[in-house]
RNA sequence: GGGGAUAUAGCUCAGUUGGGAGAGCGCGGCGUUCGCAAUGCCGAGGCCGAGGGUUCGAGUCCCUCUAUCUCCA
Numbered sequence: 001g002g003g004g005a006u007a008u009a010g011c012u013c014a015g016u017u018g019g020g021a022g023a024g025c026g027c028g029g030c031g032u033u034c035g036c037a038a039u040g041c042c043g044a045g046g047c048c049g050a051g052g053g054u055u056c057g058a059g060u061c062c063c064u065c066u067a068u069c070u071c072c073a
Stems, first nucleotide, its partner, number of pairs: 001072007010025004019056001027043006049065005
């Protein structure tokens, strides 16, 4: 330098007719317990990497850029 993949909650990851942003763990509150652990219920937490484009509507389609991983030279 060229090809490919990944980028969504604090962490690990889902999210295919384009229309609801989610799960587990973690965190906070409450219940059960003498207490802890464990467990049940509730809750907070996200500009969906950045910037444009298409569309009535984009996490999802197109373009550019950035970061990480990987292959080729």
Model confidence (mean pLDDT): 83 of 100. This is a predicted structure of a 73-nucleotide RNA (transfer RNA) from a Chloroflexota bacterium. Its Rfam family is "tRNA". Its family is annotated with triplet codon-amino acid adaptor activity in the Gene Ontology. The sequence was found in a public genome assembly.